[in-house]
RNA sequence: GCGGGAGUAGCUUAGAUGGUAGAGCGUCUGCUUCCCAAGCAGAAGACCGCGGGUUCGAGUCCCGUUUCCCGCU
Numbered sequence: 001g002c003g004g005g006a007g008u009a010g011c012u013u014a015g016a017u018g019g020u021a022g023a024g025c026g027u028c029u030g031c032u033u034c035c036c037a038a039g040c041a042g043a044a045g046a047c048c049g050c051g052g053g054u055u056c057g058a059g060u061c062c063c064g065u066u067u068c069c070c071g072c073u
Stems, first nucleotide, its partner, number of pairs: 001072007010025004019056001027043005049065005
């Protein structure tokens, strides 16, 4: 330098054919308990690496860019 893959909540991740983001763990509140843990109920938390474009509408398509991984030269 070239090709491929990944970057979504604090962490691990899911999101055929574009229709407006879900889960597990963790956190917080309540119930339960003498207390803790466990269990049960509920809540908050990501606009999707970044910047553009297409579209009525983009995590999903297109372009650029950036970090990491793999391969080639």
Model confidence (mean pLDDT): 81 of 100. Transfer RNA from a Minisyncoccota bacterium, 73 nucleotides, folded computationally. Taxonomically the source falls in Minisyncoccota (Bacteria, Bacillati). Its Rfam family is "tRNA".